[in-house]
Molecule: transfer RNA
Organism: Pseudobdellovibrionaceae bacterium
RNA sequence: CGGGGAGUGGCGCAGCCUGGUAGCGCAUCUGCUUUGGGAGCAGAGGGUCGCAGGUUCGAAUCCUGUCUCCCCGA
Numbered sequence: 001c002g003g004g005g006a007g008u009g010g011c012g013c014a015g016c017c018u019g020g021u022a023g024c025g026c027a028u029c030u031g032c033u034u035u036g037g038g039a040g041c042a043g044a045g046g047g048u049c050g051c052a053g054g055u056u057c058g059a060a061u062c063c064u065g066u067c068u069c070c071c072c073g074a
Stems, first nucleotide, its partner, number of pairs: 001073007010026004020057001028044005050066005
């Protein structure tokens, strides 16, 4: 320098191909249960999707640029 992959609540991931209110597990908080703890059950809070533009009525999703990490090539 060229090519590919990844970036989404605190952590690990799905959703992207095929645009239409952003989900799951763990964790946290509250309640029930228990003598208490743990486990179990029910519920709640927390992210506007790496960043900046563009297209569109509408973008995590499509297009362009760019940053970080990983892999391959030179």